[in-house]
This is a predicted structure of a 99-nucleotide RNA (c-di-GMP-I riboswitch aptamer) from Paenibacillus ginsengarvi. The source organism's lineage runs through Bacteria, Bacillati, Bacillota, Caryophanales and Paenibacillus. The sequence is in RNAcentral, with records from Rfam. Of the family's consensus pairs, 94% are formed in the model. Its mean pLDDT, the model's own confidence on a scale to 100, is 86.
RNA sequence: GUACGAUAAUAGCAAACCCGCUUAAAGACGGGGACGCAAAGCUAAAGGGGCUAAAGGAUUUGCUUAAAACGCAAAUGCCAAUGCUAGCCAGCUGCCGAA
Numbered sequence: 001g002u003a004c005g006a007u008a009a010u011a012g013c014a015a016a017c018c019c020g021c022u023u024a025a026a027g028a029c030g031g032g033g034a035c036g037c038a039a040a041g042c043u044a045a046a047g048g049g050g051c052u053a054a055a056g057g058a059u060u061u062g063c064u065u066a067a068a069a070c071g072c073a074a075a076u077g078c079c080a081a082u083g084c085u086a087g088c089c090a091g092c093u094g095c096c097g098a099a
Base pairs, nucleotide, nucleotide: 004097005096012037013036017032018031019030020029022027035087041092042091043090047089048088049085050084051083056079057078058076059075060074061073062072063071
């Protein structure tokens, strides 16, 4: 130095859940709380996976029309990321040192 990772040392983070706040939602943020974490530090503008589904689209129904189209309205086990997730993988950086 690289790999590796302990019932070592030092320091750190904080899942679920509850409260508040924010968002269309997912989720984020603050407080409490600890399931866990040797990268649970950083990156979502390299990439894959996952979550949500607003805009938009599709379909159906209604209104409109002579009838359609267009338009308007409503509905939906549908599509849809430009919204998220780094505590899914990944990339980058980094503390300590038993075997």